Annotation: Transfer RNA from a Kiritimatiellia bacterium, 77 nucleotides, folded computationally. NCBI's taxonomy places the organism under Bacteria, Pseudomonadati, Kiritimatiellota, Kiritimatiellia. The same sequence occurs in records of 4 taxa. It matches the Rfam family "tRNA". It is annotated as a transfer RNA.

[in-house]
RNA sequence: GGACCCGUAGCUCAGUCGGUCAGAGCGGGGGACUCAUAAUCCCUUGGUCCUGGGUUCAAGUCCCGGCGGGUCCACCA
Numbered sequence: 001g002g003a004c005c006c007g008u009a010g011c012u013c014a015g016u017c018g019g020u021c022a023g024a025g026c027g028g029g030g031g032a033c034u035c036a037u038a039a040u041c042c043c044u045u046g047g048u049c050c051u052g053g054g055u056u057c058a059a060g061u062c063c064c065g066g067c068g069g070g071u072c073c074a075c076c077a
Stems, first nucleotide, its partner, number of pairs: 001073007010026004019057001027045006050066005
């Protein structure tokens, strides 16, 4: 330098063909249970969907630029 993949909650991730409300598990807070702890159960807490633009009635989803991460290839004085 080239190709491809990824970026969504504190963490790991799901999100179908663009349309219901942006979700799960873990975590945090409160409670139940227990002599107490753990486990379990209940309630609750969570987001500028990396960023800037575009298309559209409508974008996490499609298009373009940028940034970051990964894999492979090429180059290397």